This is a predicted complex of two RNAs, RNase P RNA and transfer RNA, with 458 nucleotides together. Rfam match: Bacterial RNase P class A. Gene Ontology terms of the family: tRNA processing, dimeric ribonuclease P complex and ribonuclease P activity.
[in-house]
RNA sequence: GGCUGUCGGGCGGCCGCGGCGCCUCCGGCGCUCGCGUCGGAGGGUCGAGGAAAGUCCGGACUCCGUAGGGCAGGGUGCUGGGUAAUCCCCAGGCGGGGCGACUCGCGGAAAGUGCCACAGAAACAAACCGCCGGUGCUGACGACGGCUCGCCGCCGAGGCAGCGGCAAGGGUGAAACGGUGAGGUAAGAGCUCACCAGCGGCCGGGCGACCGGCCGGCUCGGCAAACCCCACCCGGAGCAAGGCCAAGCAGGGAGCGGGCGGCCCGUCCGAUGCUCCCGGGUAGGCUGCACCGAGGGUCGCGGCGACGCGGCUCCCAGAGAGAUGGUCGCCACCCGCCGCCGACGAGGCCGCGGGGACAGAAUCCGGCUUACAGGCGGCCUCCU
RNA sequence: GCGCCCGUAGCUCAGUAGGAUAGAGCGGCGGUUUCCUAAACCGCAGGUCACAGGUUCGAAUCCUGUCGGGCGUA
Numbered sequence: 001g002g003c004u005g006u007c008g009g010g011c012g013g014c015c016g017c018g019g020c021g022c023c024u025c026c027g028g029c030g031c032u033c034g035c036g037u038c039g040g041a042g043g044g045u046c047g048a049g050g051a052a053a054g055u056c057c058g059g060a061c062u063c064c065g066u067a068g069g070g071c072a073g074g075g076u077g078c079u080g081g082g083u084a085a086u087c088c089c090c091a092g093g094c095g096g097g098g099c100g101a102c103u104c105g106c107g108g109a110a111a112g113u114g115c116c117a118c119a120g121a122a123a124c125a126a127a128c129c130g131c132c133g134g135u136g137c138u139g140a141c142g143a144c145g146g147c148u149c150g151c152c153g154c155c156g157a158g159g160c161a162g163c164g165g166c167a168a169g170g171g172u173g174a175a176a177c178g179g180u181g182a183g184g185u186a187a188g189a190g191c192u193c194a195c196c197a198g199c200g201g202c203c204g205g206g207c208g209a210c211c212g213g214c215c216g217g218c219u220c221g222g223c224a225a226a227c228c229c230c231a232c233c234c235g236g237a238g239c240a241a242g243g244c245c246a247a248g249c250a251g252g253g254a255g256c257g258g259g260c261g262g263c264c265c266g267u268c269c270g271a272u273g274c275u276c277c278c279g280g281g282u283a284g285g286c287u288g289c290a291c292c293g294a295g296g297g298u299c300g301c302g303g304c305g306a307c308g309c310g311g312c313u314c315c316c317a318g319a320g321a322g323a324u325g326g327u328c329g330c331c332a333c334c335c336g337c338c339g340c341c342g343a344c345g346a347g348g349c350c351g352c353g354g355g356g357a358c359a360g361a362a363u364c365c366g367g368c369u370u371a372c373a374g375g376c377g378g379c380c381u382c383c384u
Numbered sequence: 385g386c387g388c389c390c391g392u393a394g395c396u397c398a399g400u401a402g403g404a405u406a407g408a409g410c411g412g413c414g415g416u417u418u419c420c421u422a423a424a425c426c427g428c429a430g431g432u433c434a435c436a437g438g439u440u441c442g443a444a445u446c447c448u449g450u451c452g453g454g455c456g457u458a
Base pairs, nucleotide, nucleotide: 001380002379003378004377005376006375007374009331010330011329012328013327014326015325017047018046019045020044022043023042024041025040026039027038028037029036030035031034049358053369054368056367057366058365059364060363061238062237063236064235068265069264070263071262073234074233075232076231077230078092079091080090081089082088093106094105095104096103097102107229108228112227113226114223115222116221128170129169130166131165132164133163135161136160137159138158145155146154147153178196179195180194181193182192183191197219198218199216200215201214202213203212204211205210242287243286244285251278252277253276254275255274256273257269258268259267295314296313297312298311299310300309301308302307333355334354335353336352337351339349340348341347385457386456387455388454389453390452391451394410395409396408397407403441412428413427414426415425416424434450435449436448437447438446
């Protein structure tokens, strides 16, 4: 430097807070006369986190009277596995970065559509400069061009037009029609050859992603965190879900469908029924919910691993507008300063002063992400 | 708690299948006009497009994560 695991101060005194179907005492009420219930005091016991957070994923649970098909919509995206499930985890593959430990990324652009500003000839199949061929005109009686403000003068062999061939070179750009070298040609070009990159076919290995070999000149731009295609997954709502009880009130009007939500089909229910609007009442309580769970610890076995199976053991917060705190002392840790040993260094000792992060459960669980003073452990790499 | 939405200049808003200098109105400042002011006219300044990372040649716009604000819901 890399990866990973773990802790998130300890002990004591005093004061305080919440839960308890725990114990004792006191008081009220009830009666079947030693119990039930309510309240209080003392004691006992339990009382936040690794993220309780963001609410980003996934589930459990509950309701939608049944929950089924299609379209639409949404999500995921290398391969194989793990799991209740996942945008999670593990192992592997390919590509990029790093000397390395390691780390980051990931379907399809050869199905179609679209976009690629400016610049540039051309942004997908092009020709501006340029190179080459032949034709016409022109040129040593000096053209075109250059020097020169210009003429004269000097330099000195091609120049111009249109036709055809080419894509090597220049130039533009983020990106230019495979790359490098050689042959070849009028000039050139995968036109031919060697190597490399991609693509296609065959053979072999692997469950697979993919890898290796041989053959074929086939050379085809980028963007899918643009539409889309392919494969797989997804019904909707959420504990303010939902169930039970108590209290209280006043009805009136409109519609004919409603249960599934964006649509269709299917299916079920349906006129003292349902939906909507106006008006009136309440603003309690119990449950869900805290006993038991995809639970924690430990040991063994299987597996490279994520994880699974089995044995033993533990019970571990919980309410409601919401308890888990304050203070003092000692110890441990970090920082600063004086002094002493040492050398005025490194290091050590004594004393004094200061500091302690991020953050607070609310139906529960598994992940991810984000925040975090400081400490400890393991494995590995590079340099000296 | 649960569900959802928004953030562009001092204020109110445009700009959205990505294209380079991000605009408009009001406000501010300076000037012209006027005795002075208002109005009018001319000019100017003012932006980390909430923040950070990514995709892309290129991001206000697309994706992800933070921060802040708002709405609904017994």